A computed fold for a 71-nucleotide RNA from a Planctomycetota bacterium, annotated as transfer RNA. The source organism's lineage runs through Bacteria, Pseudomonadati and Planctomycetota. Rfam family: tRNA. By type it is a transfer RNA. From the family's description: Transfer RNA (tRNA) molecules are approximately 80 nucleotides in length. RNAcentral holds the sequence, with entries from ENA and MGnify.
RNA sequence: GGGGGCGUGGUGUAACGGGAGCACGGCGCGGUCGCAUCGCGCAGAUAGGGGUUCGAUUCCCCUCGCCUCCA
Numbered sequence: 001g002g003g004g005g006c007g008u009g010g011u012g013u014a015a016c017g018g019g020a021g022c023a024c025g026g027c028g029c030g031g032u033c034g035c036a037u038c039g040c041g042c043a044g045a046u047a048g049g050g051g052u053u054c055g056a057u058u059c060c061c062c063u064c065g066c067c068u069c070c071a
Base pairs, nucleotide, nucleotide: 001070002069003068004067005066006065007064010024011023012022013021018054026042027041028040029039030038047063048062049061050060051059
């Protein structure tokens, strides 16, 4: 330099183009003499930009980062 794959809450991960969900973690409440377990609730995310579309996490292009292959 070129080919391929991946990028989603703090972490690990889902999501035939049409409500961004789950688990752990965090916070609050209940419960307990207290802690843990447990139950209920809350906050928190699509790497960045552009395009296609009525509508994009999803499709296309560029950039960035990581992994991998070739030279």